[in-house]
Small-subunit ribosomal RNA from a Candidatus Latescibacterota bacterium, 1553 nucleotides, folded computationally. Rfam family: Bacterial small subunit ribosomal RNA. Its mean pLDDT, the model's own confidence on a scale to 100, is 83. Taxonomically the source falls in Candidatus Latescibacterota (Bacteria, Pseudomonadati).
RNA sequence: UUAUUGAGAGUUUGAUCCUGGCUCAGGACUAACGCUGGCGGCGUGUCUUAGACAUGCAAGUCGAACGGGACUUAAUUUGUAGCAAUACAGGUUAAGUUUAGUGGCGAACGGGUGAGCAAUACAAGGAUAACCUGCCUUAAAGAGGGAGACAACUCCGAGAAAUCGGAGCUAAUACCCCAUGUGUUCAGAUUGGCGAUAGUCGGUUUGAAGAAAGACGGCGCAAGCUGUCGCUUUAAGAUGGGUUCUUGUCCUAUCAGCUAGUUGGCAGGGUAAUGGCCUACCAAGGCUUUGACGGGUAGUCGGCGUGAGAGCGUGACCGGCCACAUGGGAACUGAGAAACGGUCCCAACUCCUACGGGAGGCAGCAGUCUAGAAAAUUGGGCAAUGGGCGAAAGCCUGACCCAGCGACGCCGUGUGUAGGAUGAAGUCUUUCGGGAUGUAAACUACUGUCAGAGGGAACGAUGCCAUUAUGUAGUAACUGACAUAAUGGUGACGGUACUCUCAGAGGAAGCCCCGGCUAACUACGUGCCAGCAGCCGCGGUAAAACGUAGGGGGCGAGCGUUGUUCGGAAUUACUGGGUGUAAAGGGUGUGUAGGCGGACUGGAAAGUCGGGGGUGAAAGCCUUGUUCUCAAAGCAAGAACUGCUUCCGAUACUUCUGGUCUUGAGGGCAAGAGAGGAAGAUGGAACUUCUGGUGUAGCGGUAGAAUGCGUAGAUAUCAGAAGGAACACCGAUAGCGAAGGCAGUCUUCUGGAAUGUACCUGACGCUGAAACACGAAAGCUGGGGGAGCAAACAGGAUUAGAUACCCUGGUAGUCCCAGCCCUAAACGAUGUUCACUAGGCGUCUCCACUUUGGUGGAGGUGCCGGAGCUAACGCAUUAAGUGAACCACCUGGGGACUACGGCCGCAAGGUUGAAACUCAAAGGAAUUGACGGGGACCCGCACAAGCGGUGGAGUAUGUGGUUUAAUUCGAUGCUACGCGAAGAACCUUACCUAGGUUUGACAUGCCAGUAGUAGGAGCUUGAAAAGGCAACGACGGUGGAGUAAUCCGCUGAGCUGGCACAGGUGUUGCAUGGCUGUCGUCAGCUCGUGUCGUGAGAUGUAUGGUUAAGUCCCGCAACGAGCGCAACCCCUGCGAUUAGUUGCAAACUGCAAGUUUACUUGCAGUGCACUCUAAUCGGACUGCCCGGGUUAACCGGGAGGAAGGUGGGGAUGACGUCAAGUCAUCAUGGCCUUUAUGCCUAGGGCUACACACGUACUACAGUGGAUGUUACAAUGAGAAGCAAGCUCGCGAGAGCAAGCGGAUCUCGCAAAAGCAUCCAUGGUUCGGAUCGCAGGCUGCAAUUCGCCUGCGUGAAGCUGGAAUCGCUAGUAAUCACGGAUCAGAAUGCCGUGGUGAAUACGUUCCCGGGUCUUGUACACACCGCCCGUCAAGCCAUGGAAGCCUGUAAUGCCUGAAGCCUCUAACUUGUUAGAGCCAAAGGCAGGACCGGUGACUGGGGCUAAGUCGUAACAAGGUAGCCGUACGGGAACGUGCGGCUGGAUCACCUCCUUU
Repeated sequence: UUAUUGAGAGUUUGAUCCUGGCUCAGGACUAACGCUGGCGGCGUGUCUUAGACAUGCAAGUCGAACGGGACUUAAUUUGUAGCAAUACAGGUUAAGUUUAGUGGCGAACGGGUGAGCAAUACAAGGAUAACCUGCCUUAAAGAGGGAGACAACUCCGAGAAAUCGGAGCUAAUACCCCAUGUGUUCAGAUUGGCGAUAGUCGGUUUGAAGAAAGACGGCGCAAGCUGUCGCUUUAAGAUGGGUUCUUGUCCUAUCAGCUAGUUGGCAGGGUAAUGGCCUACCAAGGCUUUGACGGGUAGUCGGCGUGAGAGCGUGACCGGCCACAUGGGAACUGAGAAACGGUCCCAACUCCUACGGGAGGCAGCAGUCUAGAAAAUUGGGCAAUGGGCGAAAGCCUGACCCAGCGACGCCGUGUGUAGGAUGAAGUCUUUCGGGAUGUAAACUACUGUCAGAGGGAACGAUGCCAUUAUGUAGUAACUGACAUAAUGGUGACGGUACUCUCAGAGGAAGCCCCGGCUAACUACGUGCCAGCAGCCGCGGUAAAACGUAGGGGGCGAGCGUUGUUCGGAAUUACUGGGUGUAAAGGGUGUGUAGGCGGACUGGAAAGUCGGGGGUGAAAGCCUUGUUCUCAAAGCAAGAACUGCUUCCGAUACUUCUGGUCUUGAGGGCAAGAGAGGAAGAUGGAACUUCUGGUGUAGCGGUAGAAUGCGUAGAUAUCAGAAGGAACACCGAUAGCGAAGGCAGUCUUCUGGAAUGUACCUGACGCUGAAACACGAAAGCUGGGGGAGCAAACAGGAUUAGAUACCCUGGUAGUCCCAGCCCUAAACGAUGUUCACUAGGCGUCUCCACUUUGGUGGAGGUGCCGGAGCUAACGCAUUAAGUGAACCACCUGGGGACUACGGCCGCAAGGUUGAAACUCAAAGGAAUUGACGGGGACCCGCACAAGCGGUGGAGUAUGUGGUUUAAUUCGAUGCUACGCGAAGAACCUUACCUAGGUUUGACAUGCCAGUAGUAGGAGCUUGAAAAGGCAACGACGGUGGAGUAAUCCGCUGAGCUGGCACAGGUGUUGCAUGGCUGUCGUCAGCUCGUGUCGUGAGAUGUAUGGUUAAGUCCCGCAACGAGCGCAACCCCUGCGAUUAGUUGCAAACUGCAAGUUUACUUGCAGUGCACUCUAAUCGGACUGCCCGGGUUAACCGGGAGGAAGGUGGGGAUGACGUCAAGUCAUCAUGGCCUUUAUGCCUAGGGCUACACACGUACUACAGUGGAUGUUACAAUGAGAAGCAAGCUCGCGAGAGCAAGCGGAUCUCGCAAAAGCAUCCAUGGUUCGGAUCGCAGGCUGCAAUUCGCCUGCGUGAAGCUGGAAUCGCUAGUAAUCACGGAUCAGAAUGCCGUGGUGAAUACGUUCCCGGGUCUUGUACACACCGCCCGUCAAGCCAUGGAAGCCUGUAAUGCCUGAAGCCUCUAACUUGUUAGAGCCAAAGGCAGGACCGGUGACUGGGGCUAAGUCGUAACAAGGUAGCCGUACGGGAACGUGCGGCUGGAUCACCUCCUUU
C1' cells in the first nucleotide's frame, strides 16, 4: 500500500472415534431440452462438416499522366432545299459529360477461419557491430539533350465459346540512350574516435560506376517569370517488418537411446541480411534420465470463470501475434506476397460444350443443402468512424453505422393502490363443534407506469461540402494554403429517444419444490404394482418420499432438467497430508550420479536484501468522478499489472574461493568376548539294516479297530558289523551377523563390532535413483548319497460321502558338489544417519575405583513407567517424542500380486504394471451385547441318592391325519394337545343341506299414511319359520261446536310404506386397547450428582467374605436414590382378652327311660370352665450364652420356648424378551358385505375312523380280592333347591311327606385303616372291556348322540423296548369327601380332610439360570455370518487362424509446373533441348495404431437353483504367508516361516503390599 478475506451437511456401525471414498448446498456458461411468456435498454448468436455451395454484393480509383471513341452545347464554315426565318447533312475550333485501352497508385490493408503447428508458433526481456522499409516528415542537391516502339484504333483471319493470330497507324508521368554527379557504391592511399577481440564509426585524397517527367493554373506580344502537385539522387527520422538469443510453454518411459548435411571447419554460391540456407573438400562429431528420439493432444497471449489465497480450468465475444484460403507444389510482379475475391502445374469435385475445348473455388456479407441437441435477414445507409484513389468535387467500401430475428445472457420495469367480515359462495379437511383458502374475492373509492390512439420533437451536424467576404501578407499581380465570419446544402437509424393529450383496472404469471440434507403437510387413489430417486433411500392396505387435489415454501418473465468447469476436496497437501495395526518402509547391504553437510578466518558477490532507470500495448479487474430518469452500459482520471531487464549499493546467512583447526570420520597400539564365515579332521548316544546266539506267540497300532509284520521264528534280548543324518545335557526374553541366518569337538584361514589409550590424517562425512552383491523354504539342471522323516501314491479306518483329519506302508525331496531360481507373515508388519528430551529394575561384553557388599563409565540386549505423541490400542533415551538430511512408497473397495507390452529365467515363474465394467461402501481401534463343540465361580428335583409313574393293555379325553354336504373356529417346541369348553341330543352353533325373509331378530331420527287402526280367539297351508281368512276390538294429551249424547280437528303410542341406517363369530392379533403365557419369584434392571474416557461408554453395580436374595459387611472415585428382594396382607401353628346361639357340657339341679342299681342315655334348667366360633392383641428379634470369623456381616452349637434362624403355606411377578397368544369374551382403526358374508326355521354335523401322538382312569393282583363286622374327618352346597322319615322295588328309583334360605334342617353311612372268614399263583373269586336282554331318570325329544340299575357275557392285560415325567415332609404315595358348570350328562377341573414314607455322599457330567473373564469377520445377534465349483440370464474385456482400414518413414521407378545452370538455332529476345531440385502417382518389404473374427479364457452383476461347509469361537484338524504336488468344489498334504492363535501348566522378568 492494492487488497478487507476462509461456514459445512448426508452416507459404513446396535452405538462410538478414526481412516476413506461417494453425494449435496455456491458460482459460471457462445449452451441445449421441457413448461410458460407483458415491455424496454445494452450485449451476444454453427462449439458439429477447414463439408458442398445456386444467386446478389464484398477493390477500386485517377481524363489535373496519354492517344482515341461516344454524347451534349456554343461559335464558325461548306453543301442541299427554301423568298426568308429556318431545316437537313458535313467539316473545324472551344467547353462540358462519359470511358474501353496505355500508364500511375491501391489490390500484401480491411474482413473470415483455427485445419495444421509442441516450435521457422506464442509470452516476457534483450541483440542486430548481420538487415530492409512505398506512401509520410525534415535537410542537401538536381531535373540538360535525344531515340525507337507497343496497346487502343483500322483491315484480314481462327473458334461453339473462352479467347487468339497476322498486317498497318499512334501518344504518354510507358520504355531506352547520351550528358552532369552535392551525396552514394566499389577499389587504393592516409588519419582519428570507440571496442577485450573480431571489428565498427568518421576525416582528407585518387580513380571507376551511376539520375530525372511532367501535369494543372496565373502573368506576359514573345522570350520568359511564377504557384501547387508530381519526378531524380543523397542523408536522417518516423512507421512497418526480417533474422537471432535467454527464460517460460500439455500428457506419455508399457517411447531409452537418437542423428550422415547429421556436428564443426576451409572455400565458394545465394539472400535485404547471419547461418549447412546450398555446394565441394576435410574432421568425427552433436543431442540425451535437468527426459533426447518416438507417440498422443493442442493455435498462443492480454484475459475469462472459480477460489480467502496459492492454485485449478479455459482461450466464445473485444484486442495483440501466428497460421491457413478446395488438397499439394511453385515461382512472377512489387517497397512489401511465396498473394482468400492474382498467375502456372498436379489431384479430387462441380458446371458449360457444337466433344475439338473451356470455366470454378463464400474459413468475406446475406443466403441454400447436409450434419447436428443446437444458433439469425438473400434488410437500410455511406449520415458518422476508418480505409483506397484523386489537386479537388467525388467515386468505391457486406470494414463500419443502423434496423430485423432468438428470454441466449445481463440490467430495468409492469401485471395495480387504499378500504372492505355475515370471515359470502365454491373447494379441501374435520374429533362434525369446527378449521383452512382469507382481506383473498365480491363491493366501494382512487391512480395511470408500460402497452394502445392522436399531436409536438431532439443530440448524433461544435462535423463536412459549396459560395462570398476579411485577415495572415511584410507583394505590382495571380493561384494556392491556413484562420475567421455570413449564407446555402447535407441523417440510414426515424412513424426514433423524449414530451403533451385521451380513454380505461381495462391488455399483461408462471415454473419448481414440500422424508432428511433443505425453506415448506394434509386428504384421497395405488398396494414391492404403477412409479420416484442427487446421496441416504421410499412403495408388500392407514405412503408427509409414487399419482391427484387442497394448502404451503422458493424464485419470478422466467422456472426447472441435462451437460461442462472451479469450489467445497487439506480427496496430489508449495501454502497444506501421510506410511506399527486403516492404502503405504524397498528382503538386506555396498555404492555411482544427485541432494545435504563440522569449527575459525580473509576475499568474491551467484542466491538474498535495499534504492534508481527501462519495459510490463489498449481494453478488462479495482478506486474515484461523470453521462444515459436508475441500473446494466458508456466516458474520463488514478491505481494496479505481484513480472522481466539493467545500473548502483549492503554482506548476516547459503554459495564459490584462499588459509587454519579437531570435536565428525578414518588410522595406529593394548588386553578381552562371541552358534560371525570358509575348509579339513574327528567323537559318542540314538535309529535302521545285516550276521550270529537266547527265546516263543504274538507284535504293532488306535478313542476303538483294521490294513501291516510274525511258526519260513517276528516283537523282546545279547554280541558283532555297516550306513546315513542330526548334534541331548550345558542352553539362557544369552551371544554373533547387514539381512537371510548361525549350535558336538579340534585345527587352519578369515570378516566385523565393542572397550581402553589420545599417537597419526585433517571434513576425508550422511543419504543414495541407476548399478552390483547377498538372499529361508520349496522348486529346476547335471553328478553323488539315501538311515530317519515324508508331498504324490497305495491300503485300512471314520463318514451320508471323506479325493481329509487317524493308522500301516511309501517315491520325489530332505544331505553333499557344481550351476540356476530370487520369492516369504523375508515382521519390530516400525528405511538409514545425526542431535536433544524424567526415571526405576534385570542381563551380556570391556574398563576404572573399591571398605570386596558394591559404585561409576562405554557399548549391546530386555521389562516397567513420566512428560510428549497417538483414532485408539499403545510407543515412550532401542520413540511411534522434539528437530535436521536423503531415499522408497500411498491416494476408496472389487476387477488385479490380473491383461497386453518390455526385461530376466531351462522351466516353474519373477519384475514392471493398466483399462473397460461394477459397488457405496471396503477398512482400523475401541464399546455394549449375544454367541463359543473357550475358561473360572455359584444356584435350581438340574444331575446324583430314593419313591411312584408314563412309554406296553383296555377305556376316557384332546390333537394330527384322513374322510365328509359339513365334520365351525382358534391354540402348535419348552410356553398347543382332559387347552378356549365351569360340561355340543334340540338350544348352545359360529358349520352343512333345505325352506323362508329384506328398514330387517335389535337401536335412533325424519317424512307420509293409518278407525274397524293396534291387538286378536278361531279356521286353514306348512316340517317349522311364516303366509292367508277372520269374529271381537281399544287407549293417552288437547282445541272447537253442542244442554248433553255426540260431532269436527290437532297430537302421542302402536301399525304400514319410504329415507337415513341396522346387522356381520366376515378379514387383518403384523394397525390396536385390555387381558394372559414364558424366561422367572430368576436376582436382577436403572437413575441423579460427581469422577474417568475425544467418544460409544465406564464407575456406582468389581475384588474379599456372606446370604434364599444387588441380603448384609469390609473396602473402594464415588456419594445417594428408585423399581425388584425382604417386610407390611391372608391362612395355619401357642397364648391372652372380649362375646356365648343354632356351638360346648367340667361342676350343680330337675324330669323321663333303660338296665348289669349305680351308672348310662335323653330332655329341661343353669353355666361359658373347656372345645369351638370370630374379632382384637401378645409372641420370634440371632434377643441371650459358647466357639469361629477381620473386634464385621455372618456361620456352627446351646439354653429358654408352642414355634429358631424366611416357622409352614398363599397372594404378590422389576426393566424387559418372544411382531408369543387372543379382532371368536369385550372394546376398537382400516378394509369387505348389504334381497346377503345379515336374520328366522327344520333336519344333519361338531360324536366320522385304516392310523399316529399327548394327558388321564382302571388294571395286571395275596402290602391283594371277596364277604361280614366295627371306628375316626374336613371343606362345602341347598328354594323351579337339599330332602329326613314312612311305604313299594334286588336295584337304579318311585309315591307320600316333616324340617331348612341354614354353626339349628337336609345332602351325609366318609373310605382306606382295624377285626373275623374264604380264596394260594391260575388269565384265577385277578381284571373289567365288549356285547345281549330287561329296566330307571332327565328332558318337547335320548335313532344318529346321554347317564344309571339288574341279570348274563368276561376281551386285552401277568409290571411294560428305546426313551421319558413328578416329588425333599405332613411332602411323595395312597384313600375317600365336597363344589362349580348343569334339565340330564366327569376317569376332567377346583377344593377338603384321613393314613403316611424313603433318600440327598456330593456338584465330575446332562438341562436351565446368574456373575466375572476371554475370542469373534455375529448385532434379524450361531436357527448368525460366510467360501468355491456347477447350472441360468445380462454386461464389458483378454487371446485367436485370418480379414479390412489408417499413419509415418525407407528403397526403387516414372516425373508436371517453376526458379537456376548449360547448350543449340535463328536472331537481339524469343524458342527449343539438356541438367539439378521436385509435387502427385506406381512398385516392394517391414514398423505402428485401430476395426472385425469361428472358437476360447477368466471377470463383474443378477430376493429365494445344485453340491458340499473352507473361514469367523480352540469354527470343531488354530489360522495365515511363500512354494511344490494332488483333488468335483470350497480345499488337502509336505517343507520352511509368522502370531495378526484360544486354553492349561511350568519357567523367567516386572509391579504392589